[in-house]
RNA sequence: GGCGGUCGGAUGGCCGCGCGUGGGCAAUGGGGAAACCCGUCCAUGUGAGGAAAGUCCGGGCUCCACGGAAGUACGGUGCCGGUUAACGGCCGGCGGGGGUGACCCCAGGGAAAGUGCCACAGAAAGCAAACCGCCUGCCUUCGGGCGGGUAAGGGUGAAAGGGUGCGGUAAGAGCGCACCGCACUCCCGGCGACGGGGGUGGCAGGGCAAACCCCACCGGGAGCAAGACCGAAUAGGGGCGGCAUAUGGCGCACUUCCGCGCCGCAGCCCGGGUAGGUCGCGCGAGGCGUUCGGCAACGGACGUCCCAGAUGAAUGGCCAUCUCCCGUGAAAACGGGGACAGAACCCGGCUUACAGGCCGCCU
RNA sequence: GCGAGAUAGCUCAGGCGGUCAGAGCGUCGGAUUCAUAACCCGGAGGUCGAGAGUUCGAGUCUCUCUCUCGC
Repeated sequence: GGCGGUCGGAUGGCCGCGCGUGGGCAAUGGGGAAACCCGUCCAUGUGAGGAAAGUCCGGGCUCCACGGAAGUACGGUGCCGGUUAACGGCCGGCGGGGGUGACCCCAGGGAAAGUGCCACAGAAAGCAAACCGCCUGCCUUCGGGCGGGUAAGGGUGAAAGGGUGCGGUAAGAGCGCACCGCACUCCCGGCGACGGGGGUGGCAGGGCAAACCCCACCGGGAGCAAGACCGAAUAGGGGCGGCAUAUGGCGCACUUCCGCGCCGCAGCCCGGGUAGGUCGCGCGAGGCGUUCGGCAACGGACGUCCCAGAUGAAUGGCCAUCUCCCGUGAAAACGGGGACAGAACCCGGCUUACAGGCCGCCU
Repeated sequence: GCGAGAUAGCUCAGGCGGUCAGAGCGUCGGAUUCAUAACCCGGAGGUCGAGAGUUCGAGUCUCUCUCUCGC
């Protein structure tokens, strides 16, 4: 200096809190006819994390929607193989880049389907071009001008239509050749990404897809305030019978008449919703150990353990000894401090925060 | 648990990335007026919430974080 793993102050005493289990309650508070329940007291067990966080992905679970399949739209993912319940995670490879090295980084499909963009500068920015230069013909007032060839050199730019060298040429140029790169093709190796080799071609097809887009694959929606059960008071609805009963209002399409029903009061019963309560809710893709398969992620077998469940929300405080850090000090010692942060349906990842240690491998 | 936003002192624009950092109010200076306001002329004022990445180039595209607001 690189990589991986791991711990997250220790022990004891006293007091206190949540939850589970067992027991007591003579007296006191609430409920009940009582048993008993709430409550309270005692004993005992247990009581935050590696990130409980951000809510960035993926699942379980629950409800809603849905005949099946295919497709469109929208969103996401994107080298290859594996792993997994699943993933945008992880593991092992491939290719590219960085580092002397251990090792690290990469949103890494398609630019030869199409569209679009490439500001400024520059002659020219995508079927191209020639500003300075170089070479050359003609003219010349000898300063240069007009025309042709060229793209090696200069200049502009993020980027200028292969690179280096030799030959060649008026000067040049893949114009020719060698090597490197590139394209096409054949063979070999690999499951594959891809790698190696041969041949052909003088070089075409700049960059951007975290621009639209194309291709392949994936995705129904919502979330424990999901959802299920019990259920007051008050208001409102329905039923039953009782009392009262109009000269009024409304309805039976309209007008008149007649008729029928409803509109009132108190009682009992029924059902729905709300407040509130209970469940969901802690045995799980679970932890630990050994062993087997695999390079590994991971998987199998056996053994062992039970490990928070609150709902204004517990998991704390004090003391002592030790430990670590900081300060003072020659030392002894003294003083101060203990990182980030805290469950709320659960699990697998990612990301972010984190004082200080410990272990292993490597350069 | 779900969603939206952050640009000048304040309120807001900023299209398919490029000299594009703007508008109104406010503020400063001038002019006008006896003086003040209004009107008129001119100017200053910005880490585009923070850090990375993509690109030649990011206020704009992508990711992570911070803060604020709403359901």
About this RNA:
Model confidence (mean pLDDT): 80 of 100. This is a predicted complex of two RNAs, RNase P RNA and transfer RNA, with 434 nucleotides together. Rfam match: Bacterial RNase P class A.